Predicted 3D model of a 99-nucleotide RNA (TPP riboswitch aptamer (THI element)). The sequence was found by an Rfam model in a public genome assembly.

RNA sequence: AAUAUGGAACAGGGGUGCUUCAUGGCUGAGACGGGCGAGAGCCCGAACCCUUUACCUGAUACGGAUAAUGCCGUCGUAGGUAGCUUGCAUUUUCAUUGU
Numbered sequence: 001a002a003u004a005u006g007g008a009a010c011a012g013g014g015g016u017g018c019u020u021c022a023u024g025g026c027u028g029a030g031a032c033g034g035g036c037g038a039g040a041g042c043c044c045g046a047a048c049c050c051u052u053u054a055c056c057u058g059a060u061a062c063g064g065a066u067a068a069u070g071c072c073g074u075c076g077u078a079g080g081u082a083g084c085u086u087g088c089a090u091u092u093u094c095a096u097u098g099u
Base pairs, nucleotide, nucleotide: 001093002092004090005089006088007086008085010083011051012050013049014048017026018025019024032045033044034043035042036041055080056079057078061074062073063072064071
C1' cells in the first nucleotide's frame, strides 16, 4: 500500500401465517400495537431479521407430516432484490528499511 472478514456510525430492504365456539394452540429471529374503511384492503409505529442467501418469483408446484398452515424437504451453487464511509480490530499478499 492492497485484499478479505468483523466492529462502529449513518442510510435503506423485508415478512407478519394456520387454527379453536371461546379460553387458547402450532411453527419461528419475528405472526405485535394503533388508525382509516361497509368490506376487500391501505397507512403509521414498535420489535425482529437482512443489505447478497433477509425476502420475493416459480407456486393454486412436487413429496412427506399435521387439527391446519412454507410445518419439514425438493425446487435452490435457480432468477430477482436493499450500501456508502471508517484515524477501529484481525488475516493474507506486495514493496521499502533495519537486524